[in-house]
RNA sequence: UGGGGUUUAGCUUAGUGGCAAAGCACUUGCCUAAUAGGCAGGAGGCCCUGGGUUUAAUCCCUAGUACCUCAA
Numbered sequence: 001u002g003g004g005g006u007u008u009a010g011c012u013u014a015g016u017g018g019c020a021a022a023g024c025a026c027u028u029g030c031c032u033a034a035u036a037g038g039c040a041g042g043a044g045g046c047c048c049u050g051g052g053u054u055u056a057a058u059c060c061c062u063a064g065u066a067c068c069u070c071a072a
Base pairs, nucleotide, nucleotide: 001071002070003069004068005067006066010024011023012022013021018055026042027041028040029039030038031037048064049063050062051061052060
């Protein structure tokens, strides 16, 4: 310098053009001698940013940030 890929909850990841999910973590209640473990709940997301297409965009298009990778 050029090509390709990834970006979603605190962490690790799903997901589909029509209300966004799981595990772990956090938290409340119950069981328990018990801060562990079990059971039942809860909170936590402008879905990386700007613009465009569409009745409707996390998803499609486009530009960019960060990171990974390949080539030189």